Predicted 3D model of a 460-nucleotide part of an RNA (small-subunit ribosomal RNA, 3' major domain) from an uncultured organism. Rfam family: Bacterial small subunit ribosomal RNA.

Context: one part of a larger RNA
RNA sequence: UGACGGGGGCCCGCACAAGCAGCGGAGCGUGUGGUUUAAUUCGAGGCUACGCGAAGAACCUUACCUGGGUUUGACAUAGCGGUGGUAGGGAAGUGAAAGCGGACCGACCUUCGGGAGCCGUUACAGGUGCUGCAUGGCUGUCGUCAGCUCGUGUCGUGAGAUGUUCGGUUAAGUCCGAAAACGAGCGCAACCCCUGGUGUUAGUUACAAGUGUCUAGCACGACUGCCCGUGACAAACGGGAGGAAGGUGGGGAUGACGUCAAGUCAGCAUGGCCUUUAUAUCCAGGGCUACACACACGCUACAAUGGGCGGUACAAUGGGUCGCGAACCCGCGAGGGGGAGCCAAUCCUGAAAAGCCGUUCGUAGUUCGGAUUGCAGGCUGCAACCCGCCUGCGUGAAGUCGGAGUUGCUAGUAAACGCGCAUCAGCUACGGCGCGUUGAUACGUUCCCGGGCCUUGUCA
Numbered sequence: 001u002g003a004c005g006g007g008g009g010c011c012c013g014c015a016c017a018a019g020c021a022g023c024g025g026a027g028c029g030u031g032u033g034g035u036u037u038a039a040u041u042c043g044a045g046g047c048u049a050c051g052c053g054a055a056g057a058a059c060c061u062u063a064c065c066u067g068g069g070u071u072u073g074a075c076a077u078a079g080c081g082g083u084g085g086u087a088g089g090g091a092a093g094u095g096a097a098a099g100c101g102g103a104c105c106g107a108c109c110u111u112c113g114g115g116a117g118c119c120g121u122u123a124c125a126g127g128u129g130c131u132g133c134a135u136g137g138c139u140g141u142c143g144u145c146a147g148c149u150c151g152u153g154u155c156g157u158g159a160g161a162u163g164u165u166c167g168g169u170u171a172a173g174u175c176c177g178a179a180a181a182c183g184a185g186c187g188c189a190a191c192c193c194c195u196g197g198u199g200u201u202a203g204u205u206a207c208a209a210g211u212g213u214c215u216a217g218c219a220c221g222a223c224u225g226c227c228c229g230u231g232a233c234a235a236a237c238g239g240g241a242g243g244a245a246g247g248u249g250g251g252g253a254u255g256a257c258g259u260c261a262a263g264u265c266a267g268c269a270u271g272g273c274c275u276u277u278a279u280a281u282c283c284a285g286g287g288c289u290a291c292a293c294a295c296a297c298g299c300u301a302c303a304a305u306g307g308g309c310g311g312u313a314c315a316a317u318g319g320g321u322c323g324c325g326a327a328c329c330c331g332c333g334a335g336g337g338g339g340a341g342c343c344a345a346u347c348c349u350g351a352a353a354a355g356c357c358g359u360u361c362g363u364a365g366u367u368c369g370g371a372u373u374g375c376a377g378g379c380u381g382c383a384a385c386c387c388g389c390c391u392g393c394g395u396g397a398a399g400u401c402g403g404a405g406u407u408g409c410u411a412g413u414a415a416a417c418g419c420g421c422a423u424c425a426g427c428u429a430c431g432g433c434g435c436g437u438u439g440a441u442a443c444g445u446u447c448c449c450g451g452g453c454c455u456u457g458u459c460a
Base pairs, nucleotide, nucleotide: 001460002459003458004457005456007455008454009453010452011451012450013449015445016444019409020408021407022406023405026300027299028298029297030296031295032294033293034291035290042053043052064286065285066284067283068282069281070280073124077123078122079121080120081119082118083117088105089104093100094099108115109114126275127274129273130272131271135269136268137264138263139262140260142258147186148185149184150183151182152181153162154161155160165178166177167176168175192252193251194250195249197220198219199218200217201216202215203214206211207210223246226240227239228238229237230236302402306361307360308359309358310357311356312355318349319348320347323342324341328337329336330335368399373394374393375392376391377390378389379388415438416437417436418435419434420433421432
């Protein structure tokens, strides 16, 4: 100087406590381990892997396996040689396709030397092969925690210390005061975006037709500014007024020096090594979807604050031309026909759902629950056997609130309810990212976990 302590002091955080909703039991979905397999491609591994890379595995993707092909190659550049019915197209035949094959058709530019192309050959291409412990870049984590340092000066033989400590205070190394320190940098804060109030300008496609709910620009507004108290006459704290909003108003973006030889050579880039008739490349089929089992994360339930039926009300974010697709007609329905309108504040998506009103069911494995499964259909797509989604009828499993343990959350939050989008032909989405609707519970800091500052003991 630092690390550590079942040492001490001070202080934070949904860390505990107080609560609410769960998970752990059931069925199903997804990921992982294991096992199996010709292959079940690879990576990720406490927190910080496990609905993670994957914001879309039927073929493709695809990196794996089996089988069939190709060898200057699916792709790039260059040298040399060759080529005139050349490049290109391509019938028969063969084949699962790729490929092989080659009847026939048949070009372009030109300064007429040739060029382009093609063929051969040589260099080379290619590699999702290895090494993330050779690397760049990017990322996770401690942690949005309040810290990490430097210059000069001073102290110490020196490592180093001081500053950065102390008294207050703060969300904060935030600020004030003291002090051998005085300053400064990276962090904090502010500057940026969204949201909450007002004014104003412009208003189309909004709506009541001349207005401004709204849209999108500009401006104002909050600064402990004002008052009282506490405090050290400070910083600040407590309370109050006014105000749409009050002490960082709420949310986001923003992540210091560094730590974990953390993660990624399979996003990309890249050193080295390896491979080169194969570890490259093309194709067909299969696999990544297997299943005694184990774990992780979810969805749906176990019902009456509920299920069914009928009636009725109120959103916001978004998306749309290879697209969204209205009215109307057919179908119980998925859907089909139909095509108006819309390159969209114009048209479409468009029904919001929980809610409210009425009615039925009466505690039952049920009018709960919907797994599983039979049949009949619809849609996408070359193609739904392996292996898609949806609809109707039938079938109706486990499950009666879950052991030890464990997770999230402090306000428009948790919980509940539906809606939209990306990826995408379709979809295994119950995932992810957003949007609005309804809308709760908390004495406190002894203890558990993590962290910050000072100090003490031990160790290097």
The prediction has a mean pLDDT of 82.